[in-house]
RNA sequence: GCGAGAUUAACUCAGCUGGUAGAGUACUUCCUUGACGUGGAAGGAGUCAGGGGUUCGAGUCCCUUAUCUCGCA
Numbered sequence: 001g002c003g004a005g006a007u008u009a010a011c012u013c014a015g016c017u018g019g020u021a022g023a024g025u026a027c028u029u030c031c032u033u034g035a036c037g038u039g040g041a042a043g044g045a046g047u048c049a050g051g052g053g054u055u056c057g058a059g060u061c062c063c064u065u066a067u068c069u070c071g072c073a
Stems, first nucleotide, its partner, number of pairs: 001072007010025004019056001027043005049065005
């Protein structure tokens, strides 16, 4: 330099055919315990990497930028 993939909650990841952004872990509160842990209940947390475009509507489609991974040279 060329090609492919990835980027979504603090972390690991889902998200189907474009139509309300989710799970697990972690965190907070409560219950349970003499206490801790385990277990149970509830709750908070998101510029869907940045920008632009298409569309009535974009995490999803298109363009571009950045970072990371892999392959080729």